[in-house]
Context: one part of a larger RNA
RNA sequence: AACGAACGCUGGCGGCAUGCCUAACACAUGCAAGUCGAACGAGACCUUCGGGUCUAGUGGCGCACGGGUGCGUAACGCGUGGGAACCUGCCUUUAGGUUCGGAAUAACAGUGAGAAAUUACUGCUAAUACCGGAUAAUGUCUUCGGACCAAAGAUUUAUCGCCUUUAGAUGGGCCCGCGUUGGAUUAGCUAGUUGGUGGGGUAAAGGCCUACCAAGGCGACGAUCCAUAGCUGGUCUGAGAGGAUGAUCAGCCACACUGGGACUGAGACACGGCCCAGACUCCUACGGGAGGCAGCAGUGGGGAAUAUUGGACAAUGGGCGAAAGCCUGAUCCAGCAAUGCCGCGUGAGUGAUGAAGGCCUUAGGGUUGUAAAGCUCUUUUACCAGGGAUGAUAAUGACAGUACCUGGAGAAUAAGCUCCGGCUAACUCCGUGCCAGCAGCCGCGGUAAUACGGAGGGAGCUAGCGUUGUUC
Numbered sequence: 001a002a003c004g005a006a007c008g009c010u011g012g013c014g015g016c017a018u019g020c021c022u023a024a025c026a027c028a029u030g031c032a033a034g035u036c037g038a039a040c041g042a043g044a045c046c047u048u049c050g051g052g053u054c055u056a057g058u059g060g061c062g063c064a065c066g067g068g069u070g071c072g073u074a075a076c077g078c079g080u081g082g083g084a085a086c087c088u089g090c091c092u093u094u095a096g097g098u099u100c101g102g103a104a105u106a107a108c109a110g111u112g113a114g115a116a117a118u119u120a121c122u123g124c125u126a127a128u129a130c131c132g133g134a135u136a137a138u139g140u141c142u143u144c145g146g147a148c149c150a151a152a153g154a155u156u157u158a159u160c161g162c163c164u165u166u167a168g169a170u171g172g173g174c175c176c177g178c179g180u181u182g183g184a185u186u187a188g189c190u191a192g193u194u195g196g197u198g199g200g201g202u203a204a205a206g207g208c209c210u211a212c213c214a215a216g217g218c219g220a221c222g223a224u225c226c227a228u229a230g231c232u233g234g235u236c237u238g239a240g241a242g243g244a245u246g247a248u249c250a251g252c253c254a255c256a257c258u259g260g261g262a263c264u265g266a267g268a269c270a271c272g273g274c275c276c277a278g279a280c281u282c283c284u285a286c287g288g289g290a291g292g293c294a295g296c297a298g299u300g301g302g303g304a305a306u307a308u309u310g311g312a313c314a315a316u317g318g319g320c321g322a323a324a325g326c327c328u329g330a331u332c333c334a335g336c337a338a339u340g341c342c343g344c345g346u347g348a349g350u351g352a353u354g355a356a357g358g359c360c361u362u363a364g365g366g367u368u369g370u371a372a373a374g375c376u377c378u379u380u381u382a383c384c385a386g387g388g389a390u391g392a393u394a395a396u397g398a399c400a401g402u403a404c405c406u407g408g409a410g411a412a413u414a415a416g417c418u419c420c421g422g423c424u425a426a427c428u429c430c431g432u433g434c435c436a437g438c439a440g441c442c443g444c445g446g447u448a449a450u451a452c453g454g455a456g457g458g459a460g461c462u463a464g465c466g467u468u469g470u471u472c
Stems, first nucleotide, its partner, number of pairs: 001471003005468005012344006018337002020302001025300003029297003034061003039058002042055005068255003077180007086172002091168002095164004099133004108123006139148003153160002181227003188218003193215008230252004234245004257278005280291004308334001310333003316330001317328004347377004357368004383408005391399001416461005421442003427456005437444002
């Protein structure tokens, strides 16, 4: 000098920030991802008979973003600079196409099973759901002969879609050089191991996988092992070099009760999806089921210690939708906390008989001290009343009758903390008597203690002041 701090004493206001560093401990409750009727059938309701509204279900898009945490990870994880063998929904762009058919199924109805979660059978029906045929290039494959591949409609008739394709943009996957903590009281490590060939696999190079062949590969320039740790932009300190650190904000990575696995999809091996195993909790009619706050609040626990079970989608942004709009604990706000930084105030002028009181005293006086009282003023803040924004664009404001402005009354509503032996700014009296105690170091205290305790006085900082902890 600094802090995501804590503790003690004290505490007026405002602005802007910040707020579980510990148990990646367990979680009651509510909310945090939906949307589309302009894809589809059906049901209910309203109807001016034109139509309209609502929705459980099928279907589409989204749920891979946004939000959280730092367990793991010493690694191409991150940072930086390169590379070739790749993918990319929505968006922009290029060239074309959008033809003919078919079979189902949920909803629904009926009959059942079950405590429930849920589920069986029969029957009916639609689609932008599913399947087949046709068409087929500047697309894909190719032995260069050829072979192969698609589509879906809706409606207010103007659009929105659908399929193939070109280029782009954006996002991502992969490879490499260099850099990236400590330990040698860790010296050898390695069989898919290192390389090749054939095959498989992937969007894609590759022992990525497999069969065969060879015997390689790494290592004192520290392999392997152990410990610790998310990395970076940055942050703190310092004249710098450096040292320490990685809260908030931003980029990347990893994780989502623990371990494993795949499905769907442009994208996941998926926080609020699925399956299996495990631990734990809950329901049960004992047959069987349900769950995952490291989302926002909140609870218990741990701890020196860290906030409200708040408001709104008004703004910014996101998802869906043609739109109106709906959803959004992202976000914007409000609440709590002197946790930090910054600003302001707690009055100003005058006032000597230097009042009273306190303290000291050589008893004369000194000091507190212009300090108080008194007199003359002012009204920041706080209080009362009135007006009242910007943020929003034609409309729409949670914040909020907030900020701000005007007026009113009245010094009124507002000062503490630490220290005073030296370092180190600031001294006397009383009490105590190596006791009680102080202390960062030196050291004070055993009867005249400026060092303990109290008082008066003084010094420093000030809505804070000290102590402790940590870093430089």
The part of an RNA shown here (small-subunit ribosomal RNA, 5' domain) has 472 nucleotides and comes from an uncultured bacterium. The full RNA is in RNAcentral, with records from SILVA. Its mean pLDDT, the model's own confidence on a scale to 100, is 87. Its Rfam family is "Bacterial small subunit ribosomal RNA".